[in-house]
Transfer RNA from a Clostridiales bacterium, 73 nucleotides, folded computationally.
RNA sequence: GCUGGAAUAGCUCAGCAGGUAGAGCACUUCACUCGUAAUGAAGGGGUCGUCGGUUCAAAUCCGAUUUCCAGCU
Repeated sequence: GCUGGAAUAGCUCAGCAGGUAGAGCACUUCACUCGUAAUGAAGGGGUCGUCGGUUCAAAUCCGAUUUCCAGCU
């Protein structure tokens, strides 16, 4: 330098034939307990790496760009 892949909640990851964004763990509150843990219930938390384009509508399609990983040279 070229090619491919990854980037979504604090963490690990789903969701990608376009239609108002989810799970587990963690966190907060409550119940339970003499108390803690465990367990159960409820709740908060992300405009999807960034910028642009297409569209009535984009995490999803297209282009550029940043970081990381792998391969080739």
The prediction has a mean pLDDT of 83.